[in-house]
Molecule: Fluoride riboswitch aptamer (crcB RNA motif)
Organism: Desulfovibrio sp. UBA6079
RNA sequence: UUCCAAUCCGGGGAUGGAGCUCCCCCGCGUAACCGCCCGUUGGGCUAAUAGCUCCUGCCGGUGC
Numbered sequence: 001u002u003c004c005a006a007u008c009c010g011g012g013g014a015u016g017g018a019g020c021u022c023c024c025c026c027g028c029g030u031a032a033c034c035g036c037c038c039g040u041u042g043g044g045c046u047a048a049u050a051g052c053u054c055c056u057g058c059c060g061g062u063g064c
Stems, first nucleotide, its partner, number of pairs: 010025004016055006035045004
């Protein structure tokens, strides 16, 4: 990009992917969720996890 089929086997947990576990939301025009600090039209800081493990990226150190 093209073709075919289906309308399920839902979604979320501050930066990516996967497995496991945990928690939360899911009829209601409305969710679960959307980090912290300060002197706040700006400035600063931690962290790829909710937790564990692995991979990728990033940071620091050491050796070759």